[in-house]
RNA sequence: GGCGGACCACCGCUCAAUCGCCGAGAGGCGAGCCGGGGAACCACGUAGUAAUGGGGUGAAUCCGCUCAGCCAGCGGUAGGGAUCGCUUCCGUCCCGAACCCGUCAGCUAACCCGGUCGGCGGCAACACGGAAGGAAAC
Numbered sequence: 001g002g003c004g005g006a007c008c009a010c011c012g013c014u015c016a017a018u019c020g021c022c023g024a025g026a027g028g029c030g031a032g033c034c035g036g037g038g039a040a041c042c043a044c045g046u047a048g049u050a051a052u053g054g055g056g057u058g059a060a061u062c063c064g065c066u067c068a069g070c071c072a073g074c075g076g077u078a079g080g081g082a083u084c085g086c087u088u089c090c091g092u093c094c095c096g097a098a099c100c101c102g103u104c105a106g107c108u109a110a111c112c113c114g115g116u117c118g119g120c121g122g123c124a125a126c127a128c129g130g131a132a133g134g135a136a137a138c
């Protein structure tokens, strides 16, 4: 000096999952954001009844092929995310899972009960796919 790796800080992405205060710590309190239960009105009306209970979080549903079948695999798809700091469009790259309640829940004011995890990328330096608009600065 080059290459590769790791850690801290910082920057960015997903997600509700961030911020503040107290505490030596464990932990606790609060704000913001998020989820569930819960009237009237409305909705529902053989519902579990041949067989399969029903419901919730989430973008994550559904279809075809393969397989004796299940799992798994392949192709697609409703739907969802990113594309360096705003929005939209085009192009491009991806995801299209997993879990929970426990026989029970439509909506739902008051009211009640919870969550605030985790998983990734960049990283000293310039670069940023394109277009339009807006905003800011001068």
Stems, first nucleotide, its partner, number of pairs: 010122005018031005032116006042106001053104001054101004062076004079095005086133005
Background:
The RNA shown here (c-di-AMP riboswitch aptamer (ydaO/yuaA leader)) has 138 nucleotides and comes from Nucisporomicrobium flavum. The source organism's lineage runs through Bacteria, Bacillati, Actinomycetota, Micromonosporales and Nucisporomicrobium. The sequence was found by an Rfam model in a public genome assembly.